[in-house]
This is a predicted structure of a 72-nucleotide RNA (transfer RNA) from a Candidatus Parcubacteria bacterium. The sequence was found in a public genome assembly. Its Rfam family is "tRNA". About the family: Transfer RNA (tRNA) molecules are approximately 80 nucleotides in length. Model confidence (mean pLDDT): 83 of 100.
């Protein structure tokens, strides 16, 4: 340098154009307990950046950025 793949809560991930973006773990508050742990209830928290297509984009297209793979 060419080609291919990936990018979503703190972490791991789900979501094949209708999203008020779901789940697990973690975290916070409360209940339970003499206390802790365990258990239960509730809650906060996310689409890599910029364009395009579309009534509508996390999803499709383009250009970047970052990471990975492969060829030289």
């Nucleotide at each position: 340098g060419g080609c291919c793949c990936u990018a979503u809560c703190g972490u791991c991930u789900a979501u094949c154009g209708g999203c008020u973006a779901g789940g697990a773990c973690a975290c916070a508050u409360c209940c339970u307990u003499c206390u802790c742990a365990a258990g239960g209830a509730u809650g906060g928290a996310a689409g890599c950046g910029g364009g395009g297509u579309u009534c509508g984009a996390u999803u499709c297209c383009c250009c970047g950025u970052a990471g990975g793979g492969u060829c030289a």